[in-house]
RNA sequence: GGGGUCGUAGCUCAAUGGUUAGAGCACUCGCUUGAAACCCGAGUGGUUGCCAGUUCGAGUCUGGUCGACUCCA
Repeated sequence: GGGGUCGUAGCUCAAUGGUUAGAGCACUCGCUUGAAACCCGAGUGGUUGCCAGUUCGAGUCUGGUCGACUCCA
């Protein structure tokens, strides 16, 4: 320098172009207990890496860009 895969909550991951982007763990509160933990219930937490384009509508499709991993040179 060129090719490929990937980027979504604090972490691990879902979501067929179509309702308000969800789950588990973690965190907070409640419940429970002599006190805790577990279980159970509720809650907080997201500019879907960034910038544009296509579309009535984009996490998803297209282009650019940044980053990670990997292959070739």

A computed fold for a 73-nucleotide RNA from a Candidatus Altimarinota bacterium, annotated as transfer RNA. Its Rfam family is "tRNA". The prediction has a mean pLDDT of 82.